This is a predicted structure of an 88-nucleotide RNA (c-di-GMP-I riboswitch aptamer) from a Chloroflexota bacterium.
RNA sequence: GCUGACUCAGAGCAAAGCCGUCGAAAGACGGUGACGCAGAGCCACGGGACUACCGCGAUCUAGUCGCCACGUCCGCCGGGCCGCCAGC
Numbered sequence: 001g002c003u004g005a006c007u008c009a010g011a012g013c014a015a016a017g018c019c020g021u022c023g024a025a026a027g028a029c030g031g032u033g034a035c036g037c038a039g040a041g042c043c044a045c046g047g048g049a050c051u052a053c054c055g056c057g058a059u060c061u062a063g064u065c066g067c068c069a070c071g072u073c074c075g076c077c078g079g080g081c082c083g084c085c086a087g088c
Base pairs, nucleotide, nucleotide: 001088002087003086004085012037013036017032018031019030020029021028022027035075041081042080043079045078046077047076048073049072050071055067056066057065058064
């Protein structure tokens, strides 16, 4: 540098639930806990999904309904960057 399905080595990460904190919420962070993950490492660039505070519109006294990211999800997909090991 190339290839990597399997194999080997040292390992790694941590779903749901529960507790606490932040947030309008989605969700995030910490603790606990393991469903799983060959990259379940990082990035919101493209697609997709989620929420709707604010805003707009309607309805009307139910603060309800509809639309809407600037918000969220990288453990939804694609892409970019970086990484361990093995073989050549």
Of the family's consensus pairs, 100% are formed in the model.